[in-house]
Molecule: transfer RNA
Organism: Chloroflexota bacterium
RNA sequence: GCGCUUGUAGCUCAGUGGAUAGAGCGCAGGGUUGCGGACCCUGAGGUCGCGGGUUCGAGUCCCGCCAAGCGUACCA
Numbered sequence: 001g002c003g004c005u006u007g008u009a010g011c012u013c014a015g016u017g018g019a020u021a022g023a024g025c026g027c028a029g030g031g032u033u034g035c036g037g038a039c040c041c042u043g044a045g046g047u048c049g050c051g052g053g054u055u056c057g058a059g060u061c062c063c064g065c066c067a068a069g070c071g072u073a074c075c076a
């Protein structure tokens, strides 16, 4: 350089083009407990990598770019 895959909450990941994007863990508050852990309840937390396009409607489809991973080529 070329090809493929991936990018969604702090982390790990779901999410048939259709209402207001979710789960587990973690975090905060409360309950319970002699204290803590475990357990239960509630809550906060999102530029769906960035930009553009298609569409009545995009996390999802298309294009460009960026980043990460894998493969491959070249290196006189």
Base pairs, nucleotide, nucleotide: 001072002071003070004069005068006067007066010025011024012023013022018056027043028042029041030040031039049065050064051063052062053061